[in-house]
The part of an RNA shown here (small-subunit ribosomal RNA, central domain) has 353 nucleotides and comes from a Nanobdellota archaeon. Rfam family: Archaeal small subunit ribosomal RNA. It was read from a public genome assembly. The coordinates come from a structure-prediction model, not an experiment, and the mean pLDDT is 86. Taxonomically the source falls in Nanobdellota (Archaea, Nanobdellati).

Context: one part of a larger RNA
RNA sequence: UUGGGUCUAAAAUAUCCGUAGCUUGCCUUGUAAGUCUUUUGUUAAAUCGGGCCUCUUAAGGGUCCGGCAGCACAAGAUACUGCUUGGCUAGAGACCAGGAGGCGUAAGGAGUACAGAGAGGGUAACGGUAAAAUGUGUUGAUCCUCUUUGGACUAACAAUCGCGAAGGCACCUUACGAGAACGGUUCUGACAGUGAGGGAUGAAGGCUAGGGGCGCAAAGUGGAUUAGAUACCCAUGUAGUCCUAGCAGUAAACACUGCACACUAAACAUUAGUGCCUCCUCGAGAGGCAUUAGUGCUGUAGGGAAGCCGGAGAGUGUGCUACCUGGGAAGUAUAGUCGCAAGACCGAAACUU
Repeated sequence: UUGGGUCUAAAAUAUCCGUAGCUUGCCUUGUAAGUCUUUUGUUAAAUCGGGCCUCUUAAGGGUCCGGCAGCACAAGAUACUGCUUGGCUAGAGACCAGGAGGCGUAAGGAGUACAGAGAGGGUAACGGUAAAAUGUGUUGAUCCUCUUUGGACUAACAAUCGCGAAGGCACCUUACGAGAACGGUUCUGACAGUGAGGGAUGAAGGCUAGGGGCGCAAAGUGGAUUAGAUACCCAUGUAGUCCUAGCAGUAAACACUGCACACUAAACAUUAGUGCCUCCUCGAGAGGCAUUAGUGCUGUAGGGAAGCCGGAGAGUGUGCUACCUGGGAAGUAUAGUCGCAAGACCGAAACUU
């Protein structure tokens, strides 16, 4: 419990696609289902409004008039909604042209560092810390040079930057794909918006099978610290981290802000395009103006409990969806579905306050 809300108080699904549903541009023909008007019937009485009477008054009672509203038949109206006829191009989509991108998948190549091995040089320490010790080292370590093998990663450029639906994506090249923006205005002619169920994607960690394993490193072991130290610090070290094929489906998956459309002051920065102007060493050059799309920052009106938001709204409106209703018990129990498991999804109550 509503004429309310969802950035931070409870509450926007992790993200997208999409079925049903709901909603939906402009002009036009018909219809009359919704809608509106009228007549008739019916809708017991009481109840509702008004007049009068009555019990001294009140409540109550009696009587007369009126009224709302529901259903059905009939007659009309046609603005809006629905259905229907024909058309339009402003939404949406297709097409063309030149650009931008760390968007995806696969293959190939490169580079520094690190570690191991081999060879040479070289001698007593190295490593580590607040200080130490565990540890490594005369079977020659640490250190320097050369060669080789291995796995992981991609410094500087780098940004307040770019791309992607989100998760996310950065060495170089190639192949195959995808999307967005600007410009043109050739085509279709409302084909649109949202989206319960449903589907796909989804960091890290985890699981299964097979590989791989340099470094790092849960667990474990040892050394310290300490009253203790199942920690912080140090030395090690296994899963894991990497690849392939599957499963899982969760995050402070956050901008703690659902998607779409329209309208509403300015200033500055920056990315991508287009048009114009000036300069020019004529270069894929430099600067300026306008405009479209994005990313930021300041801020007007307005909003807000405030912090703050402010054309990228949390403003003004519209359409659709999801969700909230005191704290705890509890994201627990139970049932169900899914999963190899871990667990996930759905999700209470008693009781307490």